[in-house]
RNA sequence: GAUUCCGUAGCUCAGCUGGUAGAGCAUAUCACUUUUAAUGAUAGGGUCCUGGGUUCGAGCCCCAGCGGGAUCACCA
Numbered sequence: 001g002a003u004u005c006c007g008u009a010g011c012u013c014a015g016c017u018g019g020u021a022g023a024g025c026a027u028a029u030c031a032c033u034u035u036u037a038a039u040g041a042u043a044g045g046g047u048c049c050u051g052g053g054u055u056c057g058a059g060c061c062c063c064a065g066c067g068g069g070a071u072c073a074c075c076a
Stems, first nucleotide, its partner, number of pairs: 001072007010025004019056001027043005033037001049065005
């Protein structure tokens, strides 16, 4: 440099055909008893990487950029 995959909650990840953004873990509160904590319930937590475009409507489609992974090539 080329191709390709990925970027969504603090972490790991779902998200169908474009139509109100979710789960587990973690955190907080409450209940309980088996108390360095376990279990159950509830709650909070989002610039869906950035910018632009298409559309009545974009996490999802298109373009450019940024960051990460894989493969290949180049240099030496």
Record summary: Transfer RNA from an uncultured Saprospirales bacterium, 76 nucleotides, folded computationally. Its mean pLDDT, the model's own confidence on a scale to 100, is 80. Its Rfam family is "tRNA". The family's RNA type in Rfam is transfer RNA. The sequence was found in a public genome assembly.